[in-house]
Transfer RNA from Candidatus Woesebacteria bacterium RIFCSPLOWO2_01_FULL_39_10, 73 nucleotides, folded computationally. The coordinates come from a structure-prediction model, not an experiment, and the mean pLDDT is 82. The sequence is in RNAcentral, with records from ENA. Lineage of the source: Bacteria > Bacteria candidate phyla > Candidatus Woeseibacteriota.

RNA sequence: GGGCAACUAGUUCAUCGGUUAGAACGCUUACCUGAUAAGUAAGAGGUGCGUGGUUCGAUUCCACGGUUGCCCA
Numbered sequence: 001g002g003g004c005a006a007c008u009a010g011u012u013c014a015u016c017g018g019u020u021a022g023a024a025c026g027c028u029u030a031c032c033u034g035a036u037a038a039g040u041a042a043g044a045g046g047u048g049c050g051u052g053g054u055u056c057g058a059u060u061c062c063a064c065g066g067u068u069g070c071c072c073a
Base pairs, nucleotide, nucleotide: 001072002071003070004069005068006067007066010025011024012023013022018056027043028042029041030040031039049065050064051063052062053061
């Protein structure tokens, strides 16, 4: 320099354009226990990498930019 992929909760990941974006682990509170761990119940936590575009409607499609990873040279 060229090509490809990914970016969503603290972490790892779901979510074939539709109204309230979910799961596991982690975290908080309560119950249980002599006290922990485990277990049970409830809860908090996201403006979906950025800016535009398409659309009645975008996390999802398109363009450009950013970051990370892989391949080629």